[in-house]
A computed fold for a 76-nucleotide RNA from a Lentisphaeria bacterium, annotated as transfer RNA. It matches the Rfam family "tRNA". Rfam links the family to the GO term triplet codon-amino acid adaptor activity. The same sequence occurs in records of 2 taxa.
RNA sequence: GCCAAUGUAGCUCAGUCGGUAGAGCAAUUCACUCGUAAUGAAUAGGUCGUCCGUUCGAUUCGGAUCAUUGGCUCCA
Numbered sequence: 001g002c003c004a005a006u007g008u009a010g011c012u013c014a015g016u017c018g019g020u021a022g023a024g025c026a027a028u029u030c031a032c033u034c035g036u037a038a039u040g041a042a043u044a045g046g047u048c049g050u051c052c053g054u055u056c057g058a059u060u061c062g063g064a065u066c067a068u069u070g071g072c073u074c075c076a
Stems, first nucleotide, its partner, number of pairs: 001072007010025004019056001027043005049065005
């Protein structure tokens, strides 16, 4: 330099042939217990990497860009 994949909650990850986002773990509260753990219930937590475009409507489609990872090539 070229190509590809990935980017969604604090962490690990789903989700979609476009219709307004979920799970597990973690956190907080409550119940249970003499107390703790475990268990059960509930709550909170996200402008879906960023920007632009298409659309009535974008996590999803298109373009640009950033970051990470992998592959190829060249030079030293």